[in-house]
RNA sequence: GCUUCCGUGGCUCAAUCGGUAGAGCGCGACAUUCGUAAUGUUGAGGUUAGCGGUUCGAUUCCGCUCGGAAGCU
Repeated sequence: GCUUCCGUGGCUCAAUCGGUAGAGCGCGACAUUCGUAAUGUUGAGGUUAGCGGUUCGAUUCCGCUCGGAAGCU
RNA backbone atom coordinates (compact mmCIF):
# COMPACT_ATOMS: atom_id res chain seq x y z
P G A 1 -0.64 3.73 3.60
O5' G A 1 -0.98 2.81 2.28
C5' G A 1 -0.68 3.36 0.99
C4' G A 1 -0.68 2.25 0.00
C3' G A 1 -1.92 1.37 0.00
O3' G A 1 -2.97 1.94 -0.74
C1' G A 1 0.00 0.00 0.00
P C A 2 -4.51 1.70 -0.33
O5' C A 2 -4.77 0.19 -0.80
C5' C A 2 -4.74 -0.16 -2.17
C4' C A 2 -4.95 -1.66 -2.35
C3' C A 2 -6.18 -2.23 -1.66
O3' C A 2 -7.37 -2.02 -2.40
C1' C A 2 -4.32 -3.59 -1.18
P U A 3 -8.77 -1.92 -1.65
O5' U A 3 -9.07 -3.41 -1.15
C5' U A 3 -9.27 -4.45 -2.11
C4' U A 3 -9.44 -5.78 -1.41
C3' U A 3 -10.51 -5.84 -0.32
O3' U A 3 -11.82 -5.96 -0.85
C1' U A 3 -8.54 -6.87 0.46
P U A 4 -13.05 -5.34 -0.05
O5' U A 4 -13.23 -6.35 1.16
C5' U A 4 -13.57 -7.72 0.93
C4' U A 4 -13.49 -8.52 2.21
C3' U A 4 -14.28 -8.01 3.38
O3' U A 4 -15.66 -8.33 3.33
C1' U A 4 -12.12 -8.59 4.10
P C A 5 -16.73 -7.36 3.98
O5' C A 5 -16.54 -7.64 5.54
C5' C A 5 -16.83 -8.92 6.09
C4' C A 5 -16.36 -9.01 7.52
C3' C A 5 -16.93 -7.97 8.48
O3' C A 5 -18.22 -8.28 8.94
C1' C A 5 -14.60 -8.18 8.81
P C A 6 -19.23 -7.09 9.34
O5' C A 6 -18.64 -6.56 10.72
C5' C A 6 -18.60 -7.40 11.86
C4' C A 6 -17.79 -6.77 12.97
C3' C A 6 -18.30 -5.42 13.49
O3' C A 6 -19.37 -5.54 14.40
C1' C A 6 -15.94 -5.36 13.20
P G A 7 -20.41 -4.31 14.55
O5' G A 7 -19.59 -3.20 15.33
C5' G A 7 -19.03 -3.50 16.65
C4' G A 7 -18.34 -2.27 17.21
C3' G A 7 -19.25 -1.08 17.46
O3' G A 7 -18.84 -0.41 18.66
C1' G A 7 -17.52 -0.46 15.99
P U A 8 -19.61 -0.69 20.03
O5' U A 8 -21.14 -0.41 19.65
C5' U A 8 -21.59 0.91 19.34
C4' U A 8 -23.07 1.03 19.63
C3' U A 8 -23.50 0.62 21.02
O3' U A 8 -23.30 1.68 21.95
C1' U A 8 -24.92 -0.39 19.45
P G A 9 -22.48 1.41 23.27
O5' G A 9 -23.62 1.63 24.38
C5' G A 9 -23.30 1.37 25.78
C4' G A 9 -24.10 2.34 26.62
C3' G A 9 -23.81 2.24 28.09
O3' G A 9 -23.78 3.54 28.66
C1' G A 9 -26.11 1.85 27.69
P G A 10 -22.37 4.28 28.74
O5' G A 10 -21.48 3.29 29.63
C5' G A 10 -20.17 3.67 30.03
C4' G A 10 -19.56 2.63 30.93
C3' G A 10 -19.44 1.26 30.31
O3' G A 10 -18.24 1.11 29.57
C1' G A 10 -20.47 1.08 32.44
P C A 11 -18.24 0.23 28.22
O5' C A 11 -18.25 -1.27 28.75
C5' C A 11 -17.14 -1.82 29.44
C4' C A 11 -17.42 -3.27 29.83
C3' C A 11 -17.85 -4.17 28.69
O3' C A 11 -16.76 -4.66 27.94
C1' C A 11 -19.32 -4.45 30.50
P U A 12 -16.95 -5.08 26.40
O5' U A 12 -17.89 -6.37 26.48
C5' U A 12 -17.43 -7.57 27.08
C4' U A 12 -18.48 -8.66 26.98
C3' U A 12 -19.08 -8.87 25.61
O3' U A 12 -18.24 -9.67 24.77
C1' U A 12 -20.81 -8.79 27.21
P C A 13 -18.46 -9.63 23.15
O5' C A 13 -19.95 -10.12 22.94
C5' C A 13 -20.78 -9.53 21.98
C4' C A 13 -22.20 -9.96 22.21
C3' C A 13 -23.16 -9.68 21.07
O3' C A 13 -23.06 -10.67 20.06
C1' C A 13 -24.13 -9.01 23.11
P A A 14 -23.78 -10.39 18.62
O5' A A 14 -25.30 -10.67 18.94
C5' A A 14 -26.32 -9.94 18.30
C4' A A 14 -27.66 -10.22 18.93
C3' A A 14 -28.84 -9.80 18.08
O3' A A 14 -29.18 -10.81 17.15
C1' A A 14 -29.08 -8.94 20.26
P A A 15 -29.18 -10.42 15.60
O5' A A 15 -30.37 -9.36 15.51
C5' A A 15 -31.68 -9.67 15.99
C4' A A 15 -32.49 -8.42 16.17
C3' A A 15 -32.57 -7.54 14.92
O3' A A 15 -33.58 -8.00 14.05
C1' A A 15 -32.11 -6.21 16.84
P U A 16 -33.78 -7.51 12.61
O5' U A 16 -32.75 -8.30 11.67
C5' U A 16 -32.30 -7.64 10.46
C4' U A 16 -32.87 -8.34 9.25
C3' U A 16 -34.38 -8.59 9.29
O3' U A 16 -34.93 -8.37 8.01
C1' U A 16 -33.23 -10.63 9.01
P C A 17 -35.91 -7.13 7.78
O5' C A 17 -35.25 -6.50 6.47
C5' C A 17 -33.84 -6.35 6.39
C4' C A 17 -33.31 -6.99 5.13
C3' C A 17 -33.80 -6.38 3.83
O3' C A 17 -33.10 -5.18 3.51
C1' C A 17 -33.91 -8.75 3.70
P G A 18 -33.95 -3.78 3.43
O5' G A 18 -34.60 -3.48 4.84
C5' G A 18 -33.80 -3.28 6.02
C4' G A 18 -34.29 -2.11 6.82
C3' G A 18 -35.77 -2.09 7.16
O3' G A 18 -35.94 -1.47 8.43
C1' G A 18 -35.24 -0.17 5.94
P G A 19 -36.90 -2.20 9.56
O5' G A 19 -37.96 -1.09 9.96
C5' G A 19 -37.55 0.05 10.77
C4' G A 19 -38.75 0.80 11.27
C3' G A 19 -39.83 -0.06 11.91
O3' G A 19 -40.45 0.68 12.97
C1' G A 19 -40.72 1.08 10.02
P U A 20 -40.18 0.20 14.47
O5' U A 20 -39.48 1.48 15.08
C5' U A 20 -39.99 2.80 14.80
C4' U A 20 -39.80 3.70 16.01
C3' U A 20 -38.82 3.14 17.04
O3' U A 20 -38.10 4.20 17.66
C1' U A 20 -40.96 3.46 18.02
P A A 21 -36.62 3.93 18.18
O5' A A 21 -36.42 2.34 18.25
C5' A A 21 -36.69 1.63 19.44
C4' A A 21 -35.70 0.52 19.61
C3' A A 21 -35.34 0.24 21.08
O3' A A 21 -36.25 -0.69 21.64
C1' A A 21 -33.37 0.38 19.76
P G A 22 -37.07 -0.29 22.98
O5' G A 22 -37.16 -1.66 23.80
C5' G A 22 -36.14 -2.02 24.70
C4' G A 22 -35.71 -3.45 24.45
C3' G A 22 -34.91 -4.08 25.59
O3' G A 22 -35.76 -4.58 26.61
C1' G A 22 -33.80 -4.47 23.55
P A A 23 -35.15 -4.71 28.10
O5' A A 23 -34.29 -6.05 28.06
C5' A A 23 -34.89 -7.29 27.75
C4' A A 23 -33.84 -8.38 27.66
C3' A A 23 -32.92 -8.50 28.86
O3' A A 23 -33.52 -9.22 29.93
C1' A A 23 -31.63 -8.55 26.89
P G A 24 -33.14 -8.90 31.43
O5' G A 24 -31.71 -9.55 31.64
C5' G A 24 -31.55 -10.97 31.56
C4' G A 24 -30.08 -11.32 31.58
C3' G A 24 -29.26 -10.70 32.71
O3' G A 24 -29.39 -11.40 33.94
C1' G A 24 -28.11 -10.41 30.68
P C A 25 -29.45 -10.58 35.32
O5' C A 25 -27.95 -10.05 35.47
C5' C A 25 -26.88 -10.96 35.66
C4' C A 25 -25.53 -10.28 35.50
C3' C A 25 -25.27 -9.10 36.41
O3' C A 25 -24.90 -9.47 37.73
C1' C A 25 -24.62 -8.55 34.21
P G A 26 -25.42 -8.52 38.95
O5' G A 26 -24.73 -7.12 38.68
C5' G A 26 -23.32 -6.96 38.78
C4' G A 26 -22.90 -5.58 38.32
C3' G A 26 -23.52 -4.41 39.07
O3' G A 26 -22.89 -4.14 40.31
C1' G A 26 -23.62 -4.01 36.75
P C A 27 -23.76 -3.61 41.54
O5' C A 27 -24.28 -2.17 41.07
C5' C A 27 -23.36 -1.10 40.86
C4' C A 27 -24.10 0.18 40.48
C3' C A 27 -25.26 0.56 41.38
O3' C A 27 -24.85 1.21 42.58
C1' C A 27 -25.91 0.75 39.12
P G A 28 -25.73 1.00 43.92
O5' G A 28 -27.03 1.89 43.68
C5' G A 28 -26.92 3.31 43.58
C4' G A 28 -28.27 3.94 43.35
C3' G A 28 -29.38 3.50 44.30
O3' G A 28 -29.33 4.19 45.55
C1' G A 28 -30.18 3.47 42.09
P A A 29 -29.91 3.46 46.88
O5' A A 29 -31.49 3.43 46.67
C5' A A 29 -32.23 4.64 46.61
C4' A A 29 -33.68 4.37 46.28
C3' A A 29 -34.39 3.36 47.18
O3' A A 29 -34.82 3.92 48.41
C1' A A 29 -34.87 2.87 44.93
P C A 30 -34.89 2.96 49.73
O5' C A 30 -36.15 2.02 49.48
C5' C A 30 -37.45 2.56 49.35
C4' C A 30 -38.43 1.51 48.83
C3' C A 30 -38.53 0.25 49.65
O3' C A 30 -39.35 0.40 50.80
C1' C A 30 -38.38 -0.31 47.37
P A A 31 -39.06 -0.52 52.11
O5' A A 31 -39.54 -1.98 51.64
C5' A A 31 -40.91 -2.23 51.32
C4' A A 31 -41.12 -3.63 50.81
C3' A A 31 -40.60 -4.74 51.71
O3' A A 31 -41.50 -5.03 52.76
C1' A A 31 -39.95 -5.16 49.48
P U A 32 -40.94 -5.41 54.22
O5' U A 32 -40.23 -6.81 54.04
C5' U A 32 -40.98 -7.96 53.65
C4' U A 32 -40.07 -9.12 53.28
C3' U A 32 -39.04 -9.47 54.33
O3' U A 32 -39.57 -10.27 55.37
C1' U A 32 -38.00 -9.36 52.21
P U A 33 -39.43 -9.84 56.93
O5' U A 33 -37.87 -10.07 57.20
C5' U A 33 -37.32 -11.38 57.13
C4' U A 33 -35.84 -11.36 57.44
C3' U A 33 -35.41 -10.55 58.65
O3' U A 33 -35.61 -11.27 59.86
C1' U A 33 -34.01 -10.03 56.81
P C A 34 -36.32 -10.53 61.10
O5' C A 34 -35.21 -9.48 61.57
C5' C A 34 -35.55 -8.43 62.47
C4' C A 34 -34.28 -7.77 62.97
C3' C A 34 -33.29 -7.35 61.92
O3' C A 34 -33.63 -6.09 61.37
C1' C A 34 -32.14 -8.54 63.61
P G A 35 -33.55 -5.90 59.73
O5' G A 35 -31.97 -5.93 59.42
C5' G A 35 -31.14 -4.85 59.79
C4' G A 35 -29.69 -5.20 59.57
C3' G A 35 -29.31 -5.62 58.16
O3' G A 35 -29.12 -4.51 57.29
C1' G A 35 -28.34 -7.10 59.72
P U A 36 -29.42 -4.71 55.71
O5' U A 36 -28.25 -5.66 55.21
C5' U A 36 -26.92 -5.15 55.14
C4' U A 36 -25.95 -6.25 54.79
C3' U A 36 -26.17 -6.96 53.46
O3' U A 36 -25.67 -6.21 52.36
C1' U A 36 -25.72 -8.54 55.14
P A A 37 -26.40 -6.39 50.93
O5' A A 37 -26.11 -7.92 50.53
C5' A A 37 -24.79 -8.32 50.15
C4' A A 37 -24.71 -9.81 50.01
C3' A A 37 -25.63 -10.43 48.94
O3' A A 37 -25.06 -10.36 47.65
C1' A A 37 -25.84 -11.65 50.95
P A A 38 -26.03 -10.12 46.37
O5' A A 38 -26.99 -11.39 46.36
C5' A A 38 -26.48 -12.67 46.03
C4' A A 38 -27.54 -13.75 46.30
C3' A A 38 -28.87 -13.57 45.56
O3' A A 38 -28.82 -14.07 44.24
C1' A A 38 -29.29 -13.97 47.82
P U A 39 -29.64 -13.32 43.07
O5' U A 39 -31.16 -13.44 43.50
C5' U A 39 -31.79 -14.71 43.59
C4' U A 39 -33.19 -14.60 44.15
C3' U A 39 -34.11 -13.59 43.45
O3' U A 39 -34.67 -14.13 42.26
C1' U A 39 -34.24 -13.27 45.76
P G A 40 -35.01 -13.14 41.02
O5' G A 40 -36.29 -12.34 41.53
C5' G A 40 -37.51 -13.02 41.79
C4' G A 40 -38.52 -12.07 42.39
C3' G A 40 -38.77 -10.77 41.63
O3' G A 40 -39.67 -10.95 40.53
C1' G A 40 -38.49 -10.28 43.90
P U A 41 -39.55 -10.03 39.29
O5' U A 41 -40.12 -8.61 39.76
C5' U A 41 -41.47 -8.50 40.17
C4' U A 41 -41.74 -7.11 40.73
C3' U A 41 -41.36 -5.95 39.82
O3' U A 41 -42.32 -5.67 38.82
C1' U A 41 -40.57 -5.55 42.00
P U A 42 -41.84 -5.09 37.42
O5' U A 42 -41.29 -3.63 37.76
C5' U A 42 -42.18 -2.62 38.22
C4' U A 42 -41.41 -1.43 38.75
C3' U A 42 -40.50 -0.74 37.75
O3' U A 42 -41.20 0.16 36.89
C1' U A 42 -39.34 -1.06 39.78
P G A 43 -40.55 0.54 35.48
O5' G A 43 -39.41 1.55 35.88
C5' G A 43 -39.72 2.79 36.49
C4' G A 43 -38.46 3.50 36.94
C3' G A 43 -37.46 3.82 35.86
O3' G A 43 -37.81 4.99 35.12
C1' G A 43 -36.33 2.93 37.73
P A A 44 -37.25 5.18 33.63
O5' A A 44 -35.78 5.72 33.85
C5' A A 44 -35.55 6.93 34.56
C4' A A 44 -34.10 7.07 34.92
C3' A A 44 -33.13 7.05 33.76
O3' A A 44 -33.01 8.33 33.15
C1' A A 44 -32.35 5.61 35.44
P G A 45 -32.87 8.42 31.54
O5' G A 45 -31.41 7.80 31.28
C5' G A 45 -30.26 8.40 31.81
C4' G A 45 -29.07 7.49 31.66
C3' G A 45 -28.81 7.02 30.25
O3' G A 45 -28.07 7.97 29.50
C1' G A 45 -28.74 5.19 31.73
P G A 46 -28.64 8.48 28.09
O5' G A 46 -28.37 7.29 27.07
C5' G A 46 -27.10 6.69 27.04
C4' G A 46 -26.73 6.27 25.66
C3' G A 46 -27.07 7.27 24.54
O3' G A 46 -26.02 7.33 23.60
C1' G A 46 -28.08 5.19 24.07
P U A 47 -25.36 8.75 23.20
O5' U A 47 -25.92 9.13 21.76
C5' U A 47 -27.30 9.38 21.54
C4' U A 47 -27.49 10.27 20.33
C3' U A 47 -26.92 9.70 19.02
O3' U A 47 -27.85 8.85 18.42
C1' U A 47 -26.24 11.95 19.31
P U A 48 -27.46 7.68 17.46
O5' U A 48 -26.27 6.84 18.22
C5' U A 48 -25.18 6.40 17.42
C4' U A 48 -24.88 4.94 17.69
C3' U A 48 -24.34 4.20 16.46
O3' U A 48 -23.32 3.30 16.89
C1' U A 48 -26.27 3.09 17.28
P A A 49 -22.17 2.94 15.85
O5' A A 49 -21.05 4.03 16.12
C5' A A 49 -20.69 4.35 17.46
C4' A A 49 -19.57 5.37 17.46
C3' A A 49 -19.79 6.56 16.53
O3' A A 49 -20.58 7.55 17.14
C1' A A 49 -17.65 5.65 16.15
P G A 50 -21.66 8.38 16.20
O5' G A 50 -20.74 9.36 15.38
C5' G A 50 -19.94 10.32 16.05
C4' G A 50 -19.09 11.11 15.05
C3' G A 50 -19.84 11.68 13.88
O3' G A 50 -20.50 12.89 14.18
C1' G A 50 -17.91 10.59 13.11
P C A 51 -21.90 13.28 13.42
O5' C A 51 -21.45 13.69 11.94
C5' C A 51 -20.59 14.81 11.74
C4' C A 51 -20.16 14.90 10.30
C3' C A 51 -21.26 14.86 9.25
O3' C A 51 -21.94 16.09 9.10
C1' C A 51 -19.54 13.41 8.60
P G A 52 -23.50 16.13 8.71
O5' G A 52 -23.53 15.56 7.22
C5' G A 52 -23.16 16.39 6.13
C4' G A 52 -22.92 15.60 4.87
C3' G A 52 -24.15 15.00 4.19
O3' G A 52 -24.92 15.96 3.45
C1' G A 52 -22.41 13.42 4.22
P G A 53 -26.49 15.67 3.24
O5' G A 53 -26.52 14.43 2.23
C5' G A 53 -26.03 14.60 0.90
C4' G A 53 -26.06 13.28 0.15
C3' G A 53 -27.43 12.65 -0.05
O3' G A 53 -28.15 13.25 -1.12
C1' G A 53 -25.90 11.00 0.64
P U A 54 -29.77 13.25 -1.07
O5' U A 54 -30.17 11.73 -1.26
C5' U A 54 -29.90 11.07 -2.50
C4' U A 54 -30.38 9.62 -2.44
C3' U A 54 -31.81 9.45 -2.01
O3' U A 54 -32.73 9.68 -3.07
C1' U A 54 -30.43 7.90 -0.87
P U A 55 -34.05 10.60 -2.84
O5' U A 55 -34.94 9.76 -1.83
C5' U A 55 -35.42 8.48 -2.18
C4' U A 55 -36.00 7.77 -0.99
C3' U A 55 -37.01 8.55 -0.18
O3' U A 55 -38.30 8.57 -0.77
C1' U A 55 -35.49 7.48 1.27
P C A 56 -39.13 9.97 -0.77
O5' C A 56 -39.53 10.22 0.74
C5' C A 56 -40.16 11.43 1.16
C4' C A 56 -40.71 11.26 2.57
C3' C A 56 -39.75 10.65 3.56
O3' C A 56 -38.86 11.58 4.13
C1' C A 56 -41.83 9.54 3.70
P G A 57 -37.32 11.19 4.30
O5' G A 57 -37.35 10.06 5.43
C5' G A 57 -37.69 10.39 6.77
C4' G A 57 -37.87 9.15 7.60
C3' G A 57 -36.66 8.24 7.68
O3' G A 57 -35.73 8.68 8.67
C1' G A 57 -38.59 6.96 7.21
P A A 58 -34.14 8.52 8.39
O5' A A 58 -33.90 6.95 8.39
C5' A A 58 -34.20 6.18 9.55
C4' A A 58 -33.12 5.13 9.79
C3' A A 58 -31.74 5.69 10.15
O3' A A 58 -31.08 4.77 10.99
C1' A A 58 -31.57 4.49 8.15
P U A 59 -31.19 4.92 12.60
O5' U A 59 -30.19 3.76 13.15
C5' U A 59 -28.80 4.02 13.26
C4' U A 59 -28.02 2.73 13.21
C3' U A 59 -28.04 2.01 11.90
O3' U A 59 -27.04 2.53 11.01
C1' U A 59 -28.44 0.46 13.65
P U A 60 -27.40 2.73 9.44
O5' U A 60 -27.73 1.26 8.92
C5' U A 60 -26.77 0.21 9.02
C4' U A 60 -27.39 -1.11 8.67
C3' U A 60 -27.85 -1.23 7.21
O3' U A 60 -27.59 -2.54 6.73
C1' U A 60 -29.68 -1.56 8.66
P C A 61 -26.35 -2.74 5.74
O5' C A 61 -26.75 -1.88 4.46
C5' C A 61 -27.57 -2.45 3.43
C4' C A 61 -27.72 -1.47 2.27
C3' C A 61 -26.48 -0.64 1.95
O3' C A 61 -25.53 -1.36 1.16
C1' C A 61 -28.38 0.77 2.00
P C A 62 -23.95 -1.04 1.30
O5' C A 62 -23.79 0.35 0.57
C5' C A 62 -23.99 0.47 -0.84
C4' C A 62 -23.72 1.87 -1.30
C3' C A 62 -22.40 2.49 -0.84
O3' C A 62 -21.30 2.06 -1.63
C1' C A 62 -24.14 4.05 -0.50
P G A 63 -19.83 1.98 -0.93
O5' G A 63 -19.39 3.50 -0.85
C5' G A 63 -19.17 4.25 -2.01
C4' G A 63 -18.84 5.70 -1.68
C3' G A 63 -17.71 5.91 -0.71
O3' G A 63 -16.43 5.79 -1.32
C1' G A 63 -19.52 7.29 -0.10
P C A 64 -15.22 5.21 -0.41
O5' C A 64 -14.81 6.42 0.53
C5' C A 64 -14.32 7.63 -0.03
C4' C A 64 -14.29 8.74 1.00
C3' C A 64 -13.47 8.46 2.25
O3' C A 64 -12.07 8.64 2.07
C1' C A 64 -15.55 9.37 2.86
P U A 65 -11.05 7.78 2.94
O5' U A 65 -11.19 8.39 4.39
C5' U A 65 -10.85 9.74 4.65
C4' U A 65 -11.23 10.16 6.06
C3' U A 65 -10.66 9.30 7.18
O3' U A 65 -9.30 9.61 7.49
C1' U A 65 -12.94 9.71 7.58
P C A 66 -8.36 8.45 8.09
O5' C A 66 -8.93 8.23 9.56
C5' C A 66 -8.91 9.28 10.53
C4' C A 66 -9.54 8.84 11.83
C3' C A 66 -9.05 7.52 12.39
O3' C A 66 -7.80 7.64 13.07
C1' C A 66 -11.39 7.57 12.49
P G A 67 -6.78 6.41 13.04
O5' G A 67 -7.46 5.34 14.01
C5' G A 67 -7.61 5.62 15.39
C4' G A 67 -8.46 4.56 16.08
C3' G A 67 -8.01 3.13 15.89
O3' G A 67 -6.90 2.77 16.70
C1' G A 67 -10.33 3.25 15.57
P G A 68 -5.87 1.61 16.18
O5' G A 68 -6.73 0.27 16.33
C5' G A 68 -7.11 -0.19 17.61
C4' G A 68 -8.00 -1.42 17.52
C3' G A 68 -7.42 -2.60 16.75
O3' G A 68 -6.48 -3.36 17.48
C1' G A 68 -9.68 -2.26 16.09
P A A 69 -5.34 -4.18 16.70
O5' A A 69 -6.15 -5.40 16.05
C5' A A 69 -6.77 -6.37 16.86
C4' A A 69 -7.51 -7.39 16.01
C3' A A 69 -6.70 -8.07 14.92
O3' A A 69 -5.86 -9.12 15.39
C1' A A 69 -8.79 -7.39 14.05
P A A 70 -4.52 -9.49 14.58
O5' A A 70 -5.06 -10.25 13.28
C5' A A 70 -5.75 -11.48 13.38
C4' A A 70 -6.32 -11.89 12.03
C3' A A 70 -5.32 -11.99 10.89
O3' A A 70 -4.53 -13.16 10.91
C1' A A 70 -7.25 -10.84 10.16
P G A 71 -3.07 -13.13 10.24
O5' G A 71 -3.31 -13.08 8.67
C5' G A 71 -3.94 -14.18 8.00
C4' G A 71 -4.32 -13.79 6.58
C3' G A 71 -3.18 -13.36 5.66
O3' G A 71 -2.43 -14.46 5.15
C1' G A 71 -4.98 -11.86 5.42
P C A 72 -0.93 -14.27 4.75
O5' C A 72 -0.97 -13.34 3.46
C5' C A 72 -1.54 -13.84 2.25
C4' C A 72 -1.56 -12.77 1.17
C3' C A 72 -0.21 -12.14 0.83
O3' C A 72 0.57 -12.96 -0.05
C1' C A 72 -1.82 -10.43 1.09
P U A 73 2.16 -12.92 0.06
O5' U A 73 2.56 -11.47 -0.47
C5' U A 73 2.30 -11.09 -1.81
C4' U A 73 2.58 -9.63 -2.02
C3' U A 73 3.98 -9.18 -1.66
O3' U A 73 4.94 -9.46 -2.66
C1' U A 73 2.39 -7.65 -0.79
The RNA shown here (transfer RNA) has 73 nucleotides and comes from a Bacillota bacterium. The sequence was found in a public genome assembly. Rfam family: tRNA. From the family's description: Transfer RNA (tRNA) molecules are approximately 80 nucleotides in length. Rfam classes the family as a transfer RNA.